[in-house]
Context: one part of a larger RNA
RNA sequence: GACGAACGCUGGCGGCGUGCCUAACACAUGCAAGUCGAACGGAGAUAUACACCGUAGUUUACUACAAAGUGUAUCUUAGUGGCGAACGGGUGAGUAACGCGUGAGCAACCUGACCCAAAGAGGGGGAUAACAUCUGGAAACAGAUGCUAAUACCGCAUAAGACCACACUGUCGCAUGGCAGAGAGGUCAAAGGAGCAAUCCACUUUGGGAGGGGCUCGCGUCCCAUUAGAUAGUUGGUGAGGUAACGGCUCACCAAGUCAGCGAUGGGUAGCCGAGCUGAGAGGCUGAUCGGCCACACUGGAACUGAGACGCGGUCCAGACUCCUACGGGAGGCAGCAGUGGGGAAUAUUGGGCAAUGGGCGAAAGCCUGACCCAGCAACGCCGCGUGAGUGAAGAAGGCCUUCGGGUUGUAAAACUCUGUCGCAAGGGACGAAAAAAAUGACGGUACCUUGUGAGGAAGCCCCGGCUAACUACGUGCCAGCAGCCGCGGUAAUACGUAGGGGGCGAGCGUUGUCC
Numbered sequence: 001g002a003c004g005a006a007c008g009c010u011g012g013c014g015g016c017g018u019g020c021c022u023a024a025c026a027c028a029u030g031c032a033a034g035u036c037g038a039a040c041g042g043a044g045a046u047a048u049a050c051a052c053c054g055u056a057g058u059u060u061a062c063u064a065c066a067a068a069g070u071g072u073a074u075c076u077u078a079g080u081g082g083c084g085a086a087c088g089g090g091u092g093a094g095u096a097a098c099g100c101g102u103g104a105g106c107a108a109c110c111u112g113a114c115c116c117a118a119a120g121a122g123g124g125g126g127a128u129a130a131c132a133u134c135u136g137g138a139a140a141c142a143g144a145u146g147c148u149a150a151u152a153c154c155g156c157a158u159a160a161g162a163c164c165a166c167a168c169u170g171u172c173g174c175a176u177g178g179c180a181g182a183g184a185g186g187u188c189a190a191a192g193g194a195g196c197a198a199u200c201c202a203c204u205u206u207g208g209g210a211g212g213g214g215c216u217c218g219c220g221u222c223c224c225a226u227u228a229g230a231u232a233g234u235u236g237g238u239g240a241g242g243u244a245a246c247g248g249c250u251c252a253c254c255a256a257g258u259c260a261g262c263g264a265u266g267g268g269u270a271g272c273c274g275a276g277c278u279g280a281g282a283g284g285c286u287g288a289u290c291g292g293c294c295a296c297a298c299u300g301g302a303a304c305u306g307a308g309a310c311g312c313g314g315u316c317c318a319g320a321c322u323c324c325u326a327c328g329g330g331a332g333g334c335a336g337c338a339g340u341g342g343g344g345a346a347u348a349u350u351g352g353g354c355a356a357u358g359g360g361c362g363a364a365a366g367c368c369u370g371a372c373c374c375a376g377c378a379a380c381g382c383c384g385c386g387u388g389a390g391u392g393a394a395g396a397a398g399g400c401c402u403u404c405g406g407g408u409u410g411u412a413a414a415a416c417u418c419u420g421u422c423g424c425a426a427g428g429g430a431c432g433a434a435a436a437a438a439a440u441g442a443c444g445g446u447a448c449c450u451u452g453u454g455a456g457g458a459a460g461c462c463c464c465g466g467c468u469a470a471c472u473a474c475g476u477g478c479c480a481g482c483a484g485c486c487g488c489g490g491u492a493a494u495a496c497g498u499a500g501g502g503g504g505c506g507a508g509c510g511u512u513g514u515c516c
Stems, first nucleotide, its partner, number of pairs: 001515003005512005012385006018378002020343001025341003029338003034083003039080002042077009054065004090296003099221008109213003114209007122156001124154002131146006161188004166183001168181005192201003222268003229259003234256008271293004275286004298319005321332004349375001351374003357371001358369004388418004398409004422457001423453006432443001460505005465486003471500005481488002
């Protein structure tokens, strides 16, 4: 000098930040991922029209009411279907590793949505949830039979094109090879919706792009040699499998290699970086907040779906723990936001809002969003402001000291004259909100402005032997105590305690801890 700090004493305000460093301990409760009815069949509600039937009035016609039915319009939505849920948010347990950083490479790769371009969408089929009926179960849930739709599923056609194997040409290169073209053979597409329509949105195949990801390599990346040898899928080859893709990634066979004193292997510790702190620099230390990457999601394992996961708020298995149970069986996972217990020296509200920014879905209106924007709590930090200003000597009183003359506190106070920052009260009152006329603000009646009010409501902490700025008196008497180091204290202690005075900093001041 610095701090995500803590502790002691003290504490007026504002702005901007920051706030479980410990138990990756266990979690009550609420919320944190939905959305689309313009993909689909139903179900329901409301309004309305129609015909029929019943009741009442009525001679009929007609009128009124009620129930069920059909149609239309609007709204709601459990289910099928689509997209999203792989983002965003959290944590740092593991990891000494191509994990990260940096620089290259992929002629060994993938890519939903988006952009550009080319070519298409013909004609069919069979189911199934919802629903109805029934059955089992305490529940969670499950089963049977029957019906139905689609942008759900499956054949057929078409093939600009893509892919596969064959054989050929041209061209290029970086070794395996790449690219392009023609030949003949085989395989592979599609879906509709809204609208009066124009058209828009969606669908299929192909090429390119953007952005994203996967893989490989050079270099760098803590401590211990009181860790010296380690290794059998181990190292390489052939073949096969697997993957989007290379590869012992996996397998069969063959060879016996491979790494290591330039530190292998083992052990310990640790997420890495941009950066932060310090320092003249070189360097040292750190990795909170913010940003990038990685890893993890009760512990361990596994795959499914999907463009993308081996998936925090999905599935399955095992385990520990908790809860429900009719004892047969079930349910759960805050290292999301709040919050609780526990641990600890120690770290906040079970708040408001989607107004802004951003994200998901939707044609849109809109819905969802504990991301985010705000508010609350905390002197935890930085910065700013205030606690008054001017005048005022009988140098008042009081305190303290005194050589008893006086000195000092001290212009300090009182008193007089002012000011109104902040506070308090009242009135006005935003920007942030835009394309685009209107509407739309959680913060917030906040900031800010005006008026009124009255010096009123706002100062402490540490130190005074030397280092180190600041001295006397009394008490104590190697006691009580102080102390960072040197050291003070045993009867005149500037070093202990108290008082007066002084010094330093100031809404803080000291102490402790850690780093330079």

The part of an RNA shown here (small-subunit ribosomal RNA, 5' domain) has 516 nucleotides and comes from an uncultured bacterium. It matches the Rfam family "Bacterial small subunit ribosomal RNA". The family is grouped with related families in Rfam's "SSU clan". Its mean pLDDT, the model's own confidence on a scale to 100, is 84.